Context: one part of a larger RNA
RNA sequence: CACCGCCCGUCAAGCCAUGGAAGUUGGUAGCACUCGAAGUCGUCGACCCAACUGCAAAGAGGGAGACGCCGAAAGUGAGACCGGCGACUGGGGCUAAGUCGUAACAAGGUAGCCGUACCGGAAGGUGUGGCUGGAUCACCUCCUU
Repeated sequence: CACCGCCCGUCAAGCCAUGGAAGUUGGUAGCACUCGAAGUCGUCGACCCAACUGCAAAGAGGGAGACGCCGAAAGUGAGACCGGCGACUGGGGCUAAGUCGUAACAAGGUAGCCGUACCGGAAGGUGUGGCUGGAUCACCUCCUU
C1' cells in the first nucleotide's frame, strides 16, 4: 500500500498440544488377614558334656533340642494415589492466496457496549434493565479568548 480499507464467526483441509470416555495396562506408599527364615530374648530341657565341688554316685554350670513373643521375604483381599494406551467425543492454538455470509470499526448504513432470557448455518437477532467509552440538531450552566 490509507474504504477497491479494516475486520468477525461457522464450515472445509493440514499440523500441534489438551479435556471427557466403556475399558485396559504399569508404578508407589500404606491397611487387614495368612504363612513365617535367620537371630536376640523368655520358658522348658527326660538327651549330651573337658575344666568347678566330690573317692564315687551325683551336684553346680553349660549344651543339643522343644515351645513362645518379636520378626525379613512370600501369599490373599478391599481400597488410596500417580502414570501409559484407548473406539468415540469436546472445545483450543497455528497455517500467503478454500466456502458462506457482513456482525464490529465513519451515525459501519438498525449507534455501540455490559448483564440476562429466548431464538438462529455462522457472524448474530430480538426482548428487558443499565452505561456513554454515541454522531447530529436545539436549549441551559460553566471555563478560556
The prediction has a mean pLDDT of 84.
Small-subunit ribosomal RNA, 3' minor domain, 145 nucleotides, folded computationally.
Its Rfam family is "Bacterial small subunit ribosomal RNA". Rfam links the family to the GO terms structural constituent of ribosome and ribosome.